Predicted 3D model of a 395-nucleotide RNA (Bacterial RNase P class A) from an Anaerolineales bacterium.

RNA sequence: UGGGCCGGCCGGGUGGUCGCGGCAGCCACAGGCUGUCGAGGAAAGUCCGCACUCCAUAGGGCACGGCGCCGGGUAACCCCCGGGAGGGGGCAACCCCUCGGAUAGGGCCACAGAAACAAACCGCCAACGGCCGACGCGCACGCGUCGGCACGGGCAAGGGUGAAAAGGUGGGGUAAGAGCCCACCGGCGCGGCGGGUAACCGUCGCGGCCAGGCAACCCCCGUCGGGAGCAAGGCCAAGCAGGGGCGAAGGCCGUUUCGCGGCCGGGAUGUGGCCCGCAUCCCUCGAGCCCCGGGUAGGCUGCAUCGAGCCGUGGCGGUAACGCCAUGGCCCAGAUAGAUGACCACCCCGGCGUACCCCGCCGGACAGAAUGCGGCUUACAGGCCGACCCAGGGU
Numbered sequence: 001u002g003g004g005c006c007g008g009c010c011g012g013g014u015g016g017u018c019g020c021g022g023c024a025g026c027c028a029c030a031g032g033c034u035g036u037c038g039a040g041g042a043a044a045g046u047c048c049g050c051a052c053u054c055c056a057u058a059g060g061g062c063a064c065g066g067c068g069c070c071g072g073g074u075a076a077c078c079c080c081c082g083g084g085a086g087g088g089g090g091c092a093a094c095c096c097c098u099c100g101g102a103u104a105g106g107g108c109c110a111c112a113g114a115a116a117c118a119a120a121c122c123g124c125c126a127a128c129g130g131c132c133g134a135c136g137c138g139c140a141c142g143c144g145u146c147g148g149c150a151c152g153g154g155c156a157a158g159g160g161u162g163a164a165a166a167g168g169u170g171g172g173g174u175a176a177g178a179g180c181c182c183a184c185c186g187g188c189g190c191g192g193c194g195g196g197u198a199a200c201c202g203u204c205g206c207g208g209c210c211a212g213g214c215a216a217c218c219c220c221c222g223u224c225g226g227g228a229g230c231a232a233g234g235c236c237a238a239g240c241a242g243g244g245g246c247g248a249a250g251g252c253c254g255u256u257u258c259g260c261g262g263c264c265g266g267g268a269u270g271u272g273g274c275c276c277g278c279a280u281c282c283c284u285c286g287a288g289c290c291c292c293g294g295g296u297a298g299g300c301u302g303c304a305u306c307g308a309g310c311c312g313u314g315g316c317g318g319u320a321a322c323g324c325c326a327u328g329g330c331c332c333a334g335a336u337a338g339a340u341g342a343c344c345a346c347c348c349c350g351g352c353g354u355a356c357c358c359c360g361c362c363g364g365a366c367a368g369a370a371u372g373c374g375g376c377u378u379a380c381a382g383g384c385c386g387a388c389c390c391a392g393g394g395u
Stems, first nucleotide, its partner, number of pairs: 001391004006386005012347007020038008040366001044377002047375005052229004064225005069083005084099006100220002105218002107214003121159002123155003128152002130149008167185006186210002188207008233301004242292005250264006265283007309330009348364006
């Protein structure tokens, strides 16, 4: 210098003009003015874990679900840190995947293949049984020897199928074979020793123990989980309906009655306070007024931080995640159909116009709170810092 890899961080700045929401103060108060605060690293997906709240204080069991190498961190975790084993990629730094049990049991294993787990298609075997032939014992029966046949039977070395077929190589052995036996190698199990908190690693010895895979199929073992969720929950409470109380006075006429209608009278409400007037309703089957409980709409709260709190500084412990101590500062969005925006100027970064200057044009992401918090995952223009690796060059 070029390329790579890992970790951390930022994610436009300043000023001005309009505009929006919360809070506080003030004023001449349907409002206005001033001050102050006002999105994120992911506010997102709502996938885990908590806080908080209510439900029979929810203890035990069953069912169901999550998790599953070891140790540590944490309020907790399917999270984080460190370590282990197996597999894979890269020259390397480093990265990715997997993780209890397959001799508890069941189930499944495409296609091919005889068979997907104690198998036999081709093949091998004439030891055993059987059959055929020849010869011998003089013939028959029977027996013996030799030769043949893979029918019964034995075998699993070799072939073939397959992703996978019953440890590998060599020797012995046998009728033929085979861990059947032996040596070495591999695996598994058991035991000892050494290291490590442990997972595990190293090493020595013993045992032929050597019968595949899938547990993200059921299942078994261990462990954790009571359920529902801020539309949780608490408070206030129109209107309508319900219960209780107070509450006026009736009379005449029409119509066959019931009932309805009209007139007079009385009551209540409204009409800006009162009277008249007017309007509406009612006159005991009762208008109107008052009270009551539950509770709808609606409102307030939960809910804006007093806390697993946030931002620094210093020290200590720890490889680290993280924890402890001391100290300084802070209270840090809180809407409810949802405020946090827009424009202008200058600067910054990138691209293009001719490579430099000037100038001009274009562009500056993903996205956006809704009870709060810790994680994970996903999206993201551009940029900064640090460690490490590889290649080339210089000294």

The sequence was found by an Rfam model in a public genome assembly. The coordinates come from a structure-prediction model, not an experiment, and the mean pLDDT is 79. It matches the Rfam family "Bacterial RNase P class A". Gene Ontology terms of the family: ribonuclease P activity, dimeric ribonuclease P complex and tRNA processing. Rfam classes the family as a ribozyme.